Model confidence (mean pLDDT): 86 of 100.
A computed fold for a 473-nucleotide part of an RNA from a Candidatus Adlerbacteria bacterium, annotated as small-subunit ribosomal RNA, 5' domain.
Its Rfam family is "Bacterial small subunit ribosomal RNA". Rfam links the family to the GO terms ribosome and structural constituent of ribosome.
[in-house]
Context: one part of a larger RNA
RNA sequence: GGAUGAAUGCUGGCGGCGUGGAUGAGUCAUGCAAGUCGAACGCCCCGCAAGGGGAGUGGCAGACGAGGUAGUAAUACGCAGGUACGCACCGAAGAGUCGGGCAUAGCUAGCCGAAAGGCUAGGUAAUUCCCGAUGGUCCCUCCGGGGUAAAGUUUUUUCGCUCUUUGAGCGGCCUGCGCGGUAUCAGUUAGUUGGUGAGGUAAUGGCUCACCAAGACGAUGACACCUAGGGGAGCUGAGAGGCUGACCCCCACCGAUAGCACUGAGACACGGGCUAUACAUCUACGGAUGGCUGCAGACGAGAAUAUUCCGCAAUGGGCGAAAGCCUGACGGAGCGACGCCGCGUGGUUGAUGAAGUCCUUCGGGACGUAAAAACCUUUUAUGGAGGAGGAAAUUUUGACGUUACUCCAUGAAUAAGGGGCUCCUAACUCUGUGCCAGCAGGAGCGGUAAUACAGAGGCCCCAAGCAUUAUCC
Numbered sequence: 001g002g003a004u005g006a007a008u009g010c011u012g013g014c015g016g017c018g019u020g021g022a023u024g025a026g027u028c029a030u031g032c033a034a035g036u037c038g039a040a041c042g043c044c045c046c047g048c049a050a051g052g053g054g055a056g057u058g059g060c061a062g063a064c065g066a067g068g069u070a071g072u073a074a075u076a077c078g079c080a081g082g083u084a085c086g087c088a089c090c091g092a093a094g095a096g097u098c099g100g101g102c103a104u105a106g107c108u109a110g111c112c113g114a115a116a117g118g119c120u121a122g123g124u125a126a127u128u129c130c131c132g133a134u135g136g137u138c139c140c141u142c143c144g145g146g147g148u149a150a151a152g153u154u155u156u157u158u159c160g161c162u163c164u165u166u167g168a169g170c171g172g173c174c175u176g177c178g179c180g181g182u183a184u185c186a187g188u189u190a191g192u193u194g195g196u197g198a199g200g201u202a203a204u205g206g207c208u209c210a211c212c213a214a215g216a217c218g219a220u221g222a223c224a225c226c227u228a229g230g231g232g233a234g235c236u237g238a239g240a241g242g243c244u245g246a247c248c249c250c251c252a253c254c255g256a257u258a259g260c261a262c263u264g265a266g267a268c269a270c271g272g273g274c275u276a277u278a279c280a281u282c283u284a285c286g287g288a289u290g291g292c293u294g295c296a297g298a299c300g301a302g303a304a305u306a307u308u309c310c311g312c313a314a315u316g317g318g319c320g321a322a323a324g325c326c327u328g329a330c331g332g333a334g335c336g337a338c339g340c341c342g343c344g345u346g347g348u349u350g351a352u353g354a355a356g357u358c359c360u361u362c363g364g365g366a367c368g369u370a371a372a373a374a375c376c377u378u379u380u381a382u383g384g385a386g387g388a389g390g391a392a393a394u395u396u397u398g399a400c401g402u403u404a405c406u407c408c409a410u411g412a413a414u415a416a417g418g419g420g421c422u423c424c425u426a427a428c429u430c431u432g433u434g435c436c437a438g439c440a441g442g443a444g445c446g447g448u449a450a451u452a453c454a455g456a457g458g459c460c461c462c463a464a465g466c467a468u469u470a471u472c473c
């Protein structure tokens, strides 16, 4: 000198664009953040009907999006390869969609419970479930053969369903190289290392198991401990390098803590389930319920970090044939000089150099064209009028929005501070104080003439900021 997710002190006019819980992955009141489909199905309620409403079965979604960085030094990440594998939705192509059946929720009746909820009996539908047929494909095979699919709906056209091949993209797994500190961590390892066989998986593999062998790793740092999410990137620097990993993007991991599986194309699943633990809440004491590291918001701790806002108008996502519904993603507004950028706080004329203050060698000098005064302008401010684009789409559709922007009116009107002045280092005098009170980044000032303390006048630097502190280069 530059930089910061900063904080603190003094000060503070406006706008645009960004940015804002870095500490306790501490605890959370309240509301909202994931639903949708009646063109899959049977019911119930209101209604004369048309129609509207309700829960339930079923389908798809909920594995995305949003958040956080606790763990992880390598099952992570980055770069480059590989294949023993998978794929719902979407695109292309081909083939098929035949015949039967058993349940069950809702419902009705009865019962238990404080509640949460549950039990028994009866009975019902489906794109729910099961059986059979067919078998291109696929699997097994002793090569004879055996096994393996489907669902309907509808206005009569669609939308579907099953199987196969393929595409796109996404993922699983494997390999090489790279990627912190400590040797005051030197030995580590029994599923350990390899083999055979089997199981398991979408798939390879000690992934698991039985048996067999005794291997495997290590000063080119194994093992252990400490620290840490990684990268694109950011800051600085002429570069090499050093430091960092906020915001944004990609990847990984996490969802009170620990473990587990179920469903599913996909999870071992933040707002699904089960179990245990701690904590909290309700309780009729028998038992239940909960998980903001979603958006706001609260408490706590902290030097310190925002609204319990508006809207689905746009973009995107889920469901739906569609209308549409949902969307704290997102689009916006609010708060904070937290940062960057831009603008303003007026301009011109104005000397016998007013007043006042400060200094003085008492002659005068400085603040100083500064003020006053006169003329001008209206960025900004205030008031009024007009007024887009963002809408993709002919009609309709804008949260922002009393928007941006334009015009008119009023009137210099609404707007300057902070730090410093011994040297480093730009900028000096007076008064007070008297090694006191105090200053200070370093050198150092202060003990009676202090340009170094305090006040004043003047000056210097920066400016809606200026200083200080912390950290990095």
Stems, first nucleotide, its partner, number of pairs: 001473004006469005013343006019336002026299003030296003035060003040057002043054004067254003077178007085171003090167008098132004107122006138147003152159001180226003187217003192214008229251004233244004256277005279290004307333001309332003315329001316327004346376004356367004381410006390400001417462005422443003428457005438445002